A computed fold for a 349-nucleotide part of an RNA from an uncultured prokaryote, annotated as small-subunit ribosomal RNA, central domain. The coordinates come from a structure-prediction model, not an experiment, and the mean pLDDT is 88.

[in-house]
Context: one part of a larger RNA
């Protein structure tokens, strides 16, 4: 160095762009760097190996050959790799037409509901439970009707639909914006795939600063249960939840299943294009991209996964090696701070 693995036993980085590396399509010439041969040179003795010989044998000693798988150097091949120069179009992009969609951002609008403030009506309850009490009401509550103010949140449509790399995205309208599909020609002509370091996004709590604050609700407060009840379940209730800037970078960030590429039976539902038929809103075939659900071959330790593979294989990252200690301690970066990352022994089964 080879060598086993990573849905669920240890293992896929939360996700993306990309640097360095790694690997790279057809085809022609060319070079000879890798590769392959041949030669010469070296590759110290001892040792190992193999044969001879000497101590009465053996250890030991000694002749002799192999062997040192390497290394320079020069000649020679030229299929693959690689350099170079040329060419192509099936890989990738770019132009056109088009289509679908809660995909991002900004500004505004809008109706229901809940609060709460005013006024009207009306009178004794209301709320709330398992029973209750706390609480709120004759200073007139709860019920209604009406008018105002704020703030969060968009019911029906609504769908294993749909869009994004993930996080995630759900009223409507306008504006600016990213991708993706799809259909036919037309460019460019390997521009490509991963991707250590980097870098940028990242739910929700939680942090600075200024704002907002109707629900709702850790903290705390009070009534109950209870043997207690620092809980569950009622009555208030404060950060917060919201907005605008900066931070934090962690989630069962999950399909527990990396990213691309080619291959390998079908059935069936759906959701976006095309094409063809069709008695032309129905419907059928063919396609192309998604998304579900069964299911052959095969895989698997069983569960099950099955063209959206966990099947056959390739190209490259990343990661794991018994439990506990510990994802901890120190020590470095980061963060205001919580703390995050990186990451271990001793010791014990």
């Nucleotide at each position: 160095c080879u060598g086993g693995g990573c849905g669920u036993a240890a293992a896929g980085c939360g996700c993306g762009c990309g640097u360095a590396g790694g690997c790279g399509g057809a085809u022609u010439g060319u070079u000879a760097a890798g590769u392959c041969u041949c030669a010469u040179g070296u590759g110290a003795a001892a040792g190992c190996c193999c044969u001879g010989g000497g101590c009465u044998c053996a250890a030991c000693c000694u002749g002799g050959g192999a062997a040192c798988u390497g290394c320079a150097u020069g000649g020679g091949a030229u299929a693959c790799u690689g350099g170079c120069a040329g060419u192509c179009u099936a890989g990738a992009a770019u132009a056109c037409a088009g289509u679908a969609g809660a995909g991002g951002g900004u500004a505004g609008u809008g109706g229901a509901a809940u609060u709460u403030c005013a006024g009207g009506u009306g009178u004794a309850g209301c709320g709330g439970u398992g029973a209750a009490a706390u609480g709120c009401g004759u200073a007139g509550a709860g019920a209604u009707c009406u008018g105002a103010a704020g703030g969060a949140a968009c019911a029906u449509c609504a769908g294993u639909g749909g869009c994004g790399a993930a996080g995630g995205c759900g009223a409507c309208u306008a504006c600016c914006u990213g991708g993706a599909c799809u259909g036919a020609u037309a460019u460019u002509g390997a521009c490509g795939c991963u991707g250590a370091g980097g870098u940028g996004c990242g739910a929700a709590a939680g942090c600075g600063u200024g704002g907002g604050g109707a629900g709702c609700a850790a903290a705390c407060a009070g009534g109950a249960u209870u043997a207690g009840a620092u809980a569950c379940c009622c009555u208030g209730g404060u950060a917060g939840u919201c907005c605008a800037c900066g931070c934090c970078g962690u989630a069962a960030a999950c399909g527990a299943u990396g990213u691309c590429a080619a291959c390998u039976a079908g059935a069936u539902g759906u959701u976006g294009g095309a094409a063809g038929g069709g008695u032309c809103u129905a419907c059928c075939u063919u396609u192309u991209a998604g998304u579900g659900u069964c299911g052959c071959a095969g895989c698997u330790a069983a569960c099950g996964c099955g063209u959206u593979a966990a099947g056959u294989u390739g190209a490259c990252c990343g990661c794991c090696u018994g439990g506990g200690g510990a994802g901890u301690a120190c020590g470095g970066c980061c963060g205001c701070a919580a703390g995050g990352u990186u990451a271990a022994a001793a010791c014990u089964c």